[in-house]
Annotation
The prediction has a mean pLDDT of 86. Small-subunit ribosomal RNA, central domain from a Nanobdellota archaeon, 354 nucleotides, folded computationally. It matches the Rfam family "Archaeal small subunit ribosomal RNA". Rfam links the family to the GO terms structural constituent of ribosome and ribosome. For this family Rfam cites "The comparative RNA web (CRW) site: an online database of comparative sequence and structure information for ribosomal, intron, and other RNAs" (Cannone et al., BMC Bioinformatics, 2002).
Context: one part of a larger RNA
């Protein structure tokens, strides 16, 4: 390497764009480069077949044929496919138009309860926390009630098995500037397409660098309690962080542990946006109800699968490209390289052992 795999046994890059490869619709006419015939030349010897000679015979040599050497070069053809060139097609893609949906995103207003301080009014002796307790607060007037101003987070019900987004993720309202994508029209391009090594972009939480903020919570700490011990589990504080703005970081059980894009292949059921059409109507952006496309769920037939399960968004039957993956540990470790301010990250071994 071949072969087999990649939901759960080793094994699908976090997640898109995209370049060089690689794969790529349909009709005609052309090329003949790959293919396919045929023709000439080349294709060492030796081995190995056949038929002859030598050494008395044999092996074994030696001569001649053949035979292998699946190759390679020139040459004629051939022309279905695959490349190529030209000139057309409209199912793939894309572009337009129409109305509707959305927690798609950046931006800038606005608002809500809570919660914290401060300030005032009224008021007394406890609060507070626990399994019980203490730390702790509190007559310098608390805990508890009303008022008011200040602060920073956060966005309760409605809330869904609902919706968007590539993936992280996104949830008061309202106004702007931007994006996708679903459905109808069938105006316009004419394969402009899939897929993707390098490359780039984006990419929770925690961390990290400046500078602001700092209400709540709370890694570190420190006090009180369990306990033999208690560097916890409970309690009382609290400090980075948590939040804004500009950068860096670049990894997560980044999970549906299932790469992506065709085309095929039973049905029922709910629910989410179109669209077309029928009923009813309190005529309303109402209710119903059929048929469609397109998404989130559920059952399940064939069919797969080691079961579990999956099952038109496959894990079925094919088909294109891409990543990975070959016992356990040692180990995502050592070492080089490269990125980085650092943590560290990518990239990645072997001895040994079993």
């Nucleotide at each position: 390497u071949u072969g087999g795999g990649u939901c759960u046994a080793a094994a699908a890059c976090a997640u898109c764009c995209g370049u060089a490869g690689c794969u790529u619709g349909u009709c005609a006419a052309g090329u003949a480069a790959g293919u396919u015939u045929c023709c000439c030349a080349u294709g060492a010897a030796a081995u190995c077949c056949u038929a002859a000679g030598u050494c008395u015979u044999a092996a074994a040599c030696u001569c001649a044929g053949g035979g292998c050497a699946u190759g390679u070069g020139g040459g004629a053809a051939a022309u279905a496919c695959u490349g190529u060139u030209u000139g057309g097609c409209u199912a793939g893609a894309g572009a337009c138009c129409g109305g509707a949906a959305g927690a798609c995103g950046c931006a800038g207003g606005a608002a809500g309860u809570a919660c914290g301080u401060u300030c005032a009014a009224a008021g007394u002796a406890a609060c507070g926390g626990u399994a019980a307790a203490a730390u702790g607060u509190g007559u310098u007037g608390a805990u508890c009630u009303u008022g008011a101003a200040c602060g920073g987070a956060c966005u309760a019900a409605u809330a869904a098995u609902a919706g968007c987004g590539a993936a992280g993720g996104c949830a008061u309202c309202c106004u702007g500037c931007g994006a996708g994508g679903a459905c109808g029209g069938u105006u316009c391009u004419g394969a402009c397409a899939g897929u993707a090594a390098g490359g780039g972009a984006u990419g929770a939480a925690g961390g990290c660098u400046a500078g602001g903020g700092g209400c709540g919570c709370a890694a570190a700490a420190c006090g009180g309690a369990u306990u033999a011990g208690a560097u916890a589990c409970c309690c009382g504080u609290g400090u980075a962080g948590u939040c804004c703005u500009a950068g860096c970081a670049g990894u997560a059980a980044a999970c549906a542990c299932u790469g992506c894009a065709c085309a095929c292949u039973a049905a029922a059921c709910a629910u989410u946006a179109g669209u077309a059409c029928c009923u009813c109507c309190u005529c309303g952006a109402g209710a119903g109800g059929u048929a469609u496309u397109a998404g989130u769920g559920c059952u399940g037939u064939a069919g797969g699968g080691a079961a579990g399960c999956c099952g038109a968004a496959g894990a079925g039957u094919g088909u294109g490209c891409u990543a990975c993956c070959u016992g356990g540990g040692a180990a995502g470790u050592a070492u080089a390289g490269c990125c980085g301010c650092a943590a560290g990250g990518c990239c990645g071994a072997a001895a040994c052992u079993u």